[in-house]
């Protein structure tokens, strides 16, 4: 916000679902196979394992490093997901846009 019950209706109420803010879970981490890239690079694929837990385990910056090899770090940001919890309020004023009626 938006929808369903009761009621003739309106309010109210209660319940869903969504939206925001939180909380807890996990550190968007960690072990491995296999493959691809090579200072204009630094990736795919796939198991495992971590949660009283389904998913998901990445993305983008930066600064290193690795002198062409096979292997990356370090630091800022950023969530999704599952389960809770709280929030939509209350006045005054203008103005425009709808509708109805005179």
């Nucleotide at each position: 916000a938006a929808a369903u019950u009761a009621g003739a209706a309106a309010a109210c109420u209660a319940u869903u679902u969504g939206c925001c803010u939180c909380a807890u879970a996990u550190a968007u981490c960690c072990u491995u196979g296999a493959g691809a890239a090579u200072a204009c690079g630094g990736c795919u694929c796939a198991a495992g394992a971590g949660u009283c837990u389904c998913u998901a385990c990445c993305g983008g910056g930066u600064u290193g490093c690795c002198u062409u090899a096979a292997a990356c770090g370090g630091c800022c940001u950023g969530a999704c997901u599952a389960u809770g919890a709280a929030g939509g309020c209350g006045g005054a004023c203008a103005u425009u846009u709808c509708u109805u009626g005179a």
The RNA shown here (Purine riboswitch aptamer) has 102 nucleotides and comes from Salipaludibacillus daqingensis. The sequence was found by an Rfam model in a public genome assembly. Model confidence (mean pLDDT): 77 of 100. The model forms 100% of the base pairs in the Rfam consensus. Rfam family: Purine riboswitch aptamer. From the family's description: Riboswitches are metabolite binding domains within certain messenger RNAs that serve as precision sensors for their corresponding targets. Allosteric rearrangement of mRNA structure is mediated by ligand binding, and this results in modulation of gene expression.